[in-house]
């Protein structure tokens, strides 16, 4: 190089055209002499860039870039 697949909350994933979510971490209340455990809330997001379809794109299609994985190639 060629192909395939994955990039979405600090971490590990769900979600796949119409109001961005879980779990675990983190914060703050509860409780408890004190912690863990547990129970309640909140806080965290350019859904890799960029273009294109579309009334509407994290979601669909193209170019890229990043990382795994297979093949091939040269030493």
């Nucleotide at each position: 190089g060629c192909u395939g697949c994955u990039g979405u909350a600090g971490c590990u994933c769900a979600g796949g055209g119409g109001u961005a979510g879980a779990g675990c971490a983190c914060u703050c209340c509860c409780u408890u002499g004190g912690u863990a455990a547990g129970g309640g809330a909140g806080a965290g997001g350019u859904c890799c860039g960029g273009a294109g379809u579309u009334c509407a794109a994290a979601u669909c299609u193209c170019c890229g870039c990043a990382g795994c994985a297979g093949c091939a190639c040269c030493a």